The RNA shown here (c-di-GMP-I riboswitch aptamer) has 73 nucleotides and comes from a soil metagenome. The RNAcentral record of the sequence draws on MGnify. The model forms 100% of the base pairs in the Rfam consensus. The prediction has a mean pLDDT of 83.

C1' cells in the first nucleotide's frame, strides 16, 4: 500500500463487475485471458414438447504457469 466474506446501491441475462461499508488475507492481491482450470449460457446447436444436453464469443489475473512493469522499512 491493496481488500475476501456478509450487507446496501448501481450495471448485467447470467457469471461476474463498479462504488460504499468491511477487513478473511497479500511484500506484487500491480497490469496482460497467452497455456491450463473454474464459472455461466442471452444466443446458437440437438432430443423434440418440456424440460434436458452440449458451445464462448461472456466472466474469473484474490486458482496454477508464463509475460510486462515494478518492489517500502
Nucleotide at each position: 500500500g491493496c481488500a475476501a466474506a456478509c450487507c446496501c446501491g448501481c450495471c448485467g441475462a447470467a457469471a461476474g463487475g463498479c462504488g460504499g461499508u468491511g477487513a478473511c488475507g497479500c511484500a506484487g492481491a500491480g497490469c496482460c485471458a497467452c497455456g491450463g482450470g473454474a464459472c455461466u449460457a442471452c444466443g446458437g446447436c440437438u432430443c423434440c414438447u418440456a424440460g434436458a444436453g452440449c458451445c464462448a464469443u461472456g466472466u474469473c489475473c484474490g486458482c496454477c504457469g508464463g509475460g510486462c512493469c515494478g518492489c517500502c522499512a